[in-house]
A computed fold for an 80-nucleotide RNA from a Planctomycetaceae bacterium, annotated as c-di-GMP-I riboswitch aptamer.
It matches the Rfam family "c-di-GMP-I riboswitch aptamer". Rfam describes the family as follows. GEMM was predicted in a large-scale screen for bacterial structured RNA regulatory elements.
The organism belongs to Planctomycetaceae, within Bacteria.
The prediction has a mean pLDDT of 88.

RNA sequence: CCACGAUAAUGGCAAACCGGUCGCGAGAUCGGGACGCAAAGUCAUGGGUCUUCCACCCGGGAGAUCGCCAGGCUACCGAA
Numbered sequence: 001c002c003a004c005g006a007u008a009a010u011g012g013c014a015a016a017c018c019g020g021u022c023g024c025g026a027g028a029u030c031g032g033g034a035c036g037c038a039a040a041g042u043c044a045u046g047g048g049u050c051u052u053c054c055a056c057c058c059g060g061g062a063g064a065u066c067g068c069c070a071g072g073c074u075a076c077c078g079a080a
Stems, first nucleotide, its partner, number of pairs: 004078002012037002017032006035067001041073003045070003048065007
C1' cells in the first nucleotide's frame, strides 16, 4: 500500500414510531427515538420499486428511493 473484518479500540450513522415544517405525491427536512449498519459516507451511472403526467395500456416524460441490488469515488482502526 492492497485485500480483509475481530468477543480489539476510538468513535460514527440512525429504522420503525411520535411531533413540527415543506411537497399534488412518492418522499424530504428538523427534533425525539434506536431496528440495525464496517462504508447505513457520497454519486441517481445501470437495474428494481414507488409517485405524478401523457397515452395507441406498447410504453414514454418528470420526480422519489443510495438503509433495494449492482457499480464509481472517498474513508477510521489493525487481530487473523